This is a predicted structure of a 392-nucleotide RNA (Bacterial RNase P class A) from Desulfarculaceae bacterium JdFR-97. Lineage of the source: Bacteria > Thermodesulfobacteriota > Desulfarculia > Desulfarculales > Desulfarculaceae. It matches the Rfam family "Bacterial RNase P class A". Its family is annotated with ribonuclease P activity, dimeric ribonuclease P complex and tRNA processing in the Gene Ontology. It is annotated as a ribozyme.

RNA sequence: GAAGUGUCCUGCAUGGUCGCCGGUUCCGCUUAUGGCGGGACGGGAGGAAAGUCCGAGCUCCACAGGGCAGGGUGCUCCGUAACGCGGAGUCCCGGUAACGGGCAGGAAAGUGCCGCAGAGAACAGACCGCCUCGCCUUAGGGCGGGGUAAGGGUGAAACGGUGAGGUAAGAGCUCACCAGACCCCCGGGCGACCGGGGGUGCUCGGCAAACCCCACCCGGAGCAAGACCGAAUAGGAGGGGUUCCCCUCGCGGGAGAAGGGUGGCCCGCCCGAUCCCCUCGGGUACGGUCGCUGGAGGCCUCGGGCAACCGGGGUCCUAGAGGAAUGACCAUGGCCCCAGACGGGGUGACCUGUCUGGGGAACAGAACUCGGCUUACAGGGGCACUUCGGCC
Numbered sequence: 001g002a003a004g005u006g007u008c009c010u011g012c013a014u015g016g017u018c019g020c021c022g023g024u025u026c027c028g029c030u031u032a033u034g035g036c037g038g039g040a041c042g043g044g045a046g047g048a049a050a051g052u053c054c055g056a057g058c059u060c061c062a063c064a065g066g067g068c069a070g071g072g073u074g075c076u077c078c079g080u081a082a083c084g085c086g087g088a089g090u091c092c093c094g095g096u097a098a099c100g101g102g103c104a105g106g107a108a109a110g111u112g113c114c115g116c117a118g119a120g121a122a123c124a125g126a127c128c129g130c131c132u133c134g135c136c137u138u139a140g141g142g143c144g145g146g147g148u149a150a151g152g153g154u155g156a157a158a159c160g161g162u163g164a165g166g167u168a169a170g171a172g173c174u175c176a177c178c179a180g181a182c183c184c185c186c187g188g189g190c191g192a193c194c195g196g197g198g199g200u201g202c203u204c205g206g207c208a209a210a211c212c213c214c215a216c217c218c219g220g221a222g223c224a225a226g227a228c229c230g231a232a233u234a235g236g237a238g239g240g241g242u243u244c245c246c247c248u249c250g251c252g253g254g255a256g257a258a259g260g261g262u263g264g265c266c267c268g269c270c271c272g273a274u275c276c277c278c279u280c281g282g283g284u285a286c287g288g289u290c291g292c293u294g295g296a297g298g299c300c301u302c303g304g305g306c307a308a309c310c311g312g313g314g315u316c317c318u319a320g321a322g323g324a325a326u327g328a329c330c331a332u333g334g335c336c337c338c339a340g341a342c343g344g345g346g347u348g349a350c351c352u353g354u355c356u357g358g359g360g361a362a363c364a365g366a367a368c369u370c371g372g373c374u375u376a377c378a379g380g381g382g383c384a385c386u387u388c389g390g391c392c
Base pairs, nucleotide, nucleotide: 001388002387003386004385005384006383007382008381009380010379012333013332014331015330016329017328018327020044021043023041024040025039026038027037028036029035030034046363050374051373053372054371055370056369057368058222059221060220061219065267066266067265068264070218071217072216073215074214075089076088077087078086079085090104091102092101093100094099105213106212110211111210112207113206114205127152128151129148130147131146132145133144134143135142136141160178161177162176163175164174165173179203180202181200182199183198184197185196186195187194188193226290227289228288229287230286236280237279238278239277240276241275243255244254245253246252247250259271260270261269262268297316298315299314300313301312302311303310304309335360336359337358338357339356340355341354342353343352344351345350
């Protein structure tokens, strides 16, 4: 100097004029704790607020158990309120590397798929070949039987690889080395695994993000949840069920029939006699308040830990709208791109300053809150690392 990898921050600034929402406080008015107006002092969108993909807090069902079905996750250890998330690793794949990705339990429990091509695609297989025997033949060759899977071919993939021996020709048929599988032992590691030694000729692929098996986990619905106030109407009509026990005889206590509730089903549990269920009909479906921001919270610091994170101390309160507030305009400066002019530094590759003119401004707006993941993002800056080239 060039090309890359990972990570963090920022993503216009200042001033002025006008406008908006909310908090605290003061003053005035008033139909009086409600509202209106004014002053002062503070505050007012994000790293993703997006997606609604996971997990929770919270609310209701409900005080809530077991099983089946169903769903989710899937290497090890650690973290967390929890997770399908995070950290650190192991193994596999990609990359020269820094690093990136992972569909990472089981194929010898079973079922299924691997098109076409090919003889044959998982207890497969003989197309061309090689060997051998017999018959035929004008030499070449042809037909049939037996042996074979080393060579060739088809294919993404052909039932271990290389070499030697052996054989009629061949074949793990035998041997040496290598790879895989299984068994035994030693060392390191909490572990996933890693390293080493020995034995057995055992050599039956791939796909489970195919069904499945195994391990672990899982109530449902959701802030349009839900609570309260106000208002309105017909405390309406019909039908069905209504088993018992005790007693001080009140509609007291107990059991619990029909029936209902509990994500699907079963068991269990709960409600259940002024009770329950079914059908028809009527009112409201409007208004207001709360939920609505003090949190698994932020910041600083100390300790533990490789880290994620955990613990101690101190300190702070940082939007709560309600058809949806934080905006508009002006000026100056800054940033980026293009063109032009004038320079400066360096051996070189290259680096850099000033002025003029023109143009430009990423993704994108809370709506109960939080921990994540995923997706989008013009420009600018910091740190660490890798490879290549040049000079000293």